[in-house]
Context: one part of a larger RNA
C1' cells in the first nucleotide's frame, strides 16, 4: 500500500450526483400525542421521564392456586357460604429512606425523526445472474360477443377434449383500474352492427344468332338477351369502437386586452377539470416563499413549441427497500488528517 475493525481535538454535510456509508435511535414502564382522515386511521406520531442495589418488609400491598390445605364462624344438620383467621407453592407493583460509579434496560439481541411534493389507491408480482419500479396484477367500472353440440380454444377443415359434469348474477374477448367528483363536442373517414327497394356482380340456368365439317340426318365449338348470392355502391345507427376535437382580420373615451362584429374551412372545432407539468422548445418563463447565496422545490400566473376527460380527467386518507425538495439529531461524509488492533502485502519454507 490493500482489506477489516476501533477511537479520535474543534468544526458539524462545508463532502457528494445524492448524507452514499457510518454515526445517532433502539428494550420495558410511565405520562403525553398534531394536522389531516374513507372515522378504522394517522400513532411506537411527535415529544418528555423512571431503570442498580441495600434497607423499612424473609418479596411489603396486592393477584393466582390447593376441585375439598387447616382451625374457627353462620346452619339442629346436611348441603351451602365473596364469614374470619392461618398455612404451602407462585406471580408480584408502588412508596419511602439509604449506598455506589463517569456511566444502573451497565454486555447482545433490539425503529432515526419530522415537514412537502410527484406517481401508484392498497397486500401482492417482476427482467434466476447488472432494472422491484411510476412498470404488471388487484377488488371495483365500462363495452362487446356468447341460448348451449354456446361464444372462444387446442387438434391435420378430422375425432375428440378444454370451456363445463357450468348455462346470461354463467363463461369467453377489449379497456380501464380502490373510494369522491365528473367523463363534454364530432359517425365525414375506418371499423362493426342494421336495411324484404334499387345499381353492380361468380358458378349455374338459357339460348337468340354465328364458325367448322359433312350429300344429308347431324357431330363438334362459338354465343347476344333474360335469371341469378354473399360482397361492394347505397340507406341509416354507432366513439368507455379505431379515431378527431381551426385560421385570418377587425373593435371600448389613457395605453392595453377585446365581453362584441365581420369572413374563410370543418364531421366537430378541445367544454369541466388540470397546466414551464414524469408532457414547456424558447426556459435558470415571470412573481411570490425557503438560503448570505436555490438551473432542483414548494405556491402562483397561464403565452398550453406540443394539456385534457376509461391510450380515462381531477382530488384523496392510509400505504411504499419508489422518486424530488427542506429541517431536527447525529456523525472521520468532509476541513484534514492522525493513532491503535487484526489479516494480507515482502523474504525463508
Nucleotide at each position: 500500500c490493500c482489506c477489516c475493525c476501533g477511537u479520535u481535538a474543534a468544526g458539524g454535510a462545508a463532502c457528494u450526483a445524492g448524507g452514499c456509508a457510518a454515526a445517532a435511535u433502539u428494550a420495558c414502564c410511565c405520562c403525553g400525542u398534531a394536522a389531516c382522515u374513507u372515522c378504522g386511521g394517522g400513532a411506537u406520531a411527535a415529544g418528555g421521564g423512571g431503570u442498580a442495589c441495600u434497607g423499612c418488609a424473609u418479596g411489603u400491598a396486592g393477584g393466582g392456586u390447593c376441585a375439598u390445605g387447616a382451625u374457627c364462624c353462620c346452619u339442629c344438620a346436611a348441603a351451602g357460604g365473596u364469614g374470619a383467621u392461618u398455612g404451602g407453592c407462585u406471580c408480584g407493583a408502588g412508596g419511602c429512606a439509604g449506598u455506589c460509579u463517569c456511566a444502573g434496560a451497565u454486555a447482545a439481541u433490539u425503529g432515526g425523526c419530522c415537514c412537502u411534493g410527484g406517481c401508484g389507491a392498497c397486500u401482492g408480482u417482476u427482467u434466476a445472474a447488472c432494472a422491484a419500479a411510476a412498470a404488471c396484477a388487484c377488488a371495483g367500472g365500462a363495452c362487446u360477443c356468447u341460448g348451449c353440440g354456446a361464444a372462444c380454444u387446442c387438434g391435420u377443415u378430422a375425432a375428440g377434449a378444454g370451456g363445463a359434469u357450468a348455462u346470461a348474477u354463467a363463461g369467453g374477448g377489449u379497456c380501464u383500474g380502490a373510494c369522491g367528483c365528473c367523463u363534454g363536442c364530432c359517425c365525414a373517414g375506418u371499423g362493426c352492427c342494421g336495411g324484404a327497394a334499387g345499381g353492380u356482380u361468380a358458378a349455374a340456368a338459357g339460348g337468340a344468332g354465328g364458325a367448322g365439317u359433312g350429300c344429308a340426318a347431324g357431330c363438334u365449338c362459338u354465343g347476344a338477351a333474360u335469371u341469378g348470392a354473399a360482397g361492394c355502391c347505397c340507406c341509416g345507427g354507432u366513439a368507455a369502437a379505431c379515431g378527431g376535437c381551426g385560421g385570418c382580420c377587425g373593435u371600448a373615451a389613457c395605453u392595453a386586452u377585446a365581453a362584441c362584429g365581420g369572413u374563410c374551412c370543418u364531421a366537430a372545432g378541445g367544454u369541466a377539470g388540470c397546466g414551464a407539468a414524469a408532457u414547456u422548445c424558447c426556459u435558470u418563463g415571470u412573481c411570490g416563499g425557503g438560503u448570505a447565496a436555490g438551473u432542483u422545490c414548494c405556491g402562483a400566473c397561464g403565452u398550453g413549441c406540443a394539456u385534457g376527460a376509461a391510450a380515462g380527467g381531477c382530488g384523496u386518507a392510509a400505504c411504499g427497500a419508489u422518486c424530488a425538495g427542506g429541517g431536527c439529531a447525529c456523525u472521520g461524509u468532509c476541513u484534514c488528517a492522525a493513532c491503535g488492533g487484526g489479516g494480507g502485502g515482502c523474504u525463508c519454507g